[in-house]
């Protein structure tokens, strides 16, 4: 310096235009002498940033930024 990938809750991923889910953790109840396990129900995300196409964008295009591999 060229080339690919990925950035999405606290963590690890899903999600090929109608706008957020999944497992783990938290929190609160339930069950039990208790705790673990089990069930229940919540909390919690301006989806990396801008700008643009579209009635409508995490999904598409463009540009930065950050990280990883690969080449030299």
């Nucleotide at each position: 310096a060229g080339c690919g990938a990925a950035a999405u809750g606290g963590c690890g991923c899903a999600g090929u235009g109608g706008a957020a889910g999944c497992g783990c953790g938290c929190a609160a109840g339930g069950c039990u002498c208790a705790u673990a396990a089990c069930c229940u129900u919540g909390a919690g995300g301006u989806c990396c940033u801008c700008c643009g196409a579209u009635c409508g964008a995490g999904a598409c295009g463009g540009a930065g930024u950050u990280u990883c591999g690969c080449u030299a």